[in-house]
Context: one part of a larger RNA
């Protein structure tokens, strides 16, 4: 110094394992918050450093139910000391307390700090000091007062016990809105009305009861889903982009102002005055397109219906209760293994126990249960709606609408022959012998009633709670995070972000001897199945070192 072989250290692959994850299915919830929330700070245990728990009543207080033998959470023992069948500790369910910061809301302010006012109590001789209320701001409402300008309005002023406000994972409308990319370069166009911001609200949203389609036959709100169909179409007719009617399913529901017209109060004009007229505001009516109400007539008061309040009663949720049936022997540290023989079963689902257990534990089928608090279904009652008919004139039927011209967005449609719906901007109708529409227009026909509002279900969604399941992952894997991870640490800050599981069946965690610094190690004893299981399962290679045999 090389190659072998062998022991060993170093190292931390493998293998087995799972307290964590992922993904999904099903019910449940579907919010919380000035009654002070999410989030936090700062305390709190007899000795207490984190976690958890709690709030100066501070790992706690009360009252109820339920449980029944041990308990004063964990890491994590150890003193000390209590507590408990007079039912503790534990679980539910209602209360009570709840510093401070935070929408933070008395002012303030560099969050968890610092200064007030007012009313009441408490201490003091007082005055400092202490405690308990209260004090922020905008709306809604309410009353008073009130210009120009008569009435009125608009201002102003008080009160404002009622609402708001912040937060929170996805869905949901709406108000803005990209560029990379595509289009093999790029500008219309595309991504895409996508990300993103911002606003608002629910358990869902939002859409909805035809001025809606069809085609000369009919349908008959809205939504979703399957098809029509990558079809008509749209398009530097490039790249793409992309429907409707119609069928076929889920699920079903339909309603209610406005006007007309009639009354009742207010105010205003006329008049001597009864009373007209105009005008605001209640209340009655009324709600439709084989046109409909109103106005005059004749006619019924009971039936049916509700999406609304309450609520026998039954169900369900937070706790929990019963719950079948096994020995021997035999290997082994240890039986659940192997062997004998037995049993149970509405249960042979799972986990667990020294190794593989239907009959050892906890469960499992099944069956039972609630004093409070909350949901749900519901008998029934409250409230609410709720008829026909006939005849004719006259009234009424949603205005800066409709439509039009200009300029734009929405619609599969990119100005196109471009309808239709919105929007700016300028012109500006009509009320039934009216108006929209049926892809430019114009006729006929045929259909539908705009310019006010509500509306369950079928559809999205999963932050959280409950239960389930996986040809999911098994510590470089699955969450960043199986562990005290959003840490630790990095950064001025937005913000970026680790690594880190495993003795053993039971700590039985090595008493005692000994070498060493009163060390680290270490050898011996000793527990144990196992100590080359001692801080650790297994423990692979690289690499290091001993020996030992060969070469050189």
């Nucleotide at each position: 110094g090389g190659c072998a072989g062998a022991u060993g250290g170093c190292g931390g692959a493998u293998g087995c394992c799972u307290u964590g994850g992922c993904g999904c299915c099903a019910g449940g919830a579907g919010g919380c918050g000035a009654a002070g929330a999410a989030g936090g700070a700062c305390g709190u245990a007899g000795g207490c450093a984190g976690c958890u728990g709690c709030g100066a009543u501070a790992a706690g207080c009360c009252a109820c139910g339920g449980g029944g033998a041990g308990c004063c959470g964990c890491u994590a023992a150890c003193c000390a000391g209590g507590c408990u069948u007079u039912g503790a500790u534990c679980c539910g369910u209602g209360g009570a307390u709840c510093u401070c910061c935070g929408a933070a809301u008395g002012g303030g302010g560099a969050a968890a700090c610092c200064c007030g006012g007012c009313u009441g109590g408490g201490g003091u001789c007082a005055u400092g000091c202490c405690c308990a209320g209260u004090c922020a701001u905008c709306c809604a409402g309410c009353a008073c007062u009130g210009a120009a300008u008569c009435c009125a309005u608009a201002g102003g002023u008080g009160c404002g016990a009622g609402g708001a406000a912040g937060c929170a994972a996805a869905c949901u409308c709406g108000g803005g809105g990209a560029a990379c990319u595509g289009a093999a370069a790029c500008a219309u166009c595309u991504c895409a009305g996508u990300a993103c911001c911002c606003g608002a609200a629910g358990g869902a949203a939002g859409a909805g009861a035809a001025a809606u389609c069809a085609a000369c036959c009919g349908a008959g709100a809205c939504u979703c889903c399957c098809c029509c169909a990558g079809u008509a179409g749209c398009g530097g007719c490039g790249a793409g982009c992309g429907a409707a009617a119609g069928g076929g399913g889920a699920a079903u529901a339909g309603c209610c102002c406005a006007a007309a017209c009639c009354g009742a109060c207010g105010g205003g004009a006329a008049g001597c005055a009864a009373u007209u007229c105009c005008u605001g505001u209640c209340g009655g009516g009324g709600u439709u397109g084989u046109g409909g109400g109103a106005c005059u007539c004749c006619g019924a008061c009971g039936u049916g219906g509700g999406a609304u309040c309450a609520g026998a009663u039954c169900g369900g949720a937070u706790a929990g209760c019963g719950g079948a049936a096994c020995g021997g022997u035999c290997u082994g540290g240890a039986a659940a293994g192997g062997c004998c023989g037995g049993c149970c079963a509405c249960a042979g689902a799972g986990g667990g126990u020294g190794a593989u257990g239907g009959c050892c534990c906890c469960g499992u089928a099944c069956g039972c249960g609630a004093a409070a608090u909350c949901c749900g279904a519901a008998a029934u009652g409250g409230c609410c709606c709720u008829a026909g008919g006939a005849a004719g004139u006259u009234c009424c039927c949603g205005a800066g609408u409709a439509c039009c011209g200009c300029g734009a967005g929405g619609c599969a449609c990119g100005a196109g022959a471009a309808a239709c719906c919105u929007c700016g901007u300028g012109g500006g109708a009509a009320u039934c012998u009216g108006g929209g529409g049926g892809g430019a227009c114009c006729a006929c026909c045929c259909u539908c009633c705009a310019a006010g509002g509500c509306u369950a279900a079928g559809u999205a969604c999963u932050a959280c709670c409950u239960g389930g399941c996986g040809a999911c992952c098994g510590a470089u894997a699955g969450u960043g995070a199986a562990c005290c991870a959003g840490u630790a640490c990095c950064g001025u800050g937005a913000g970026g972000g680790a690594a880190a599981g495993g003795u053993g069946a039971a700590a039985a965690g090595c008493a005692c001897c000994c070498c060493g610094g009163u060390g680290a190690g270490g050898g011996g004893a000793g527990u144990g199945a196992a100590a080359u299981a001692g801080a650790c399962c297994u423990g692979a290679a690289a690499c290091c070192a001993u020996c030992u045999g060969c070469c050189u």

RNAcentral holds the full RNA, with entries from ENA. A computed fold for a 552-nucleotide part of an RNA from a Myxococcota bacterium, annotated as large-subunit ribosomal RNA, domain I. Rfam family: Bacterial large subunit ribosomal RNA. NCBI's taxonomy places the organism under Bacteria, Pseudomonadati, Myxococcota.